[in-house]
RNA sequence: AAAAUUAUAUCGGGAGACAUUGUAAACAGCAAGGCCGAAGGAGCAACCGCCUCGGAAACUCUCAGGCAAAAGGACCGAUAUAAGAUU
Repeated sequence: AAAAUUAUAUCGGGAGACAUUGUAAACAGCAAGGCCGAAGGAGCAACCGCCUCGGAAACUCUCAGGCAAAAGGACCGAUAUAAGAUU
């Protein structure tokens, strides 16, 4: 000097499922039944490790959240900052 990767921030992309019924005019509130999985959470587990214990999914469950739009949204890309295996 370059740089995998990690964390944070900003920008862009980003799915699914009732504009269901009643109240009552309403997409909001309350109640009823129905549904979704990609915030979070929990469970099993291939596998991994410092192996008498731990870490573990986009699988599973729907507690939470969501089911017009908006907002949110795992994940992906770009940029910036910090650290940095390795060369």
Molecule: Glycine riboswitch aptamer
Organism: uncultured Alphaproteobacteria bacterium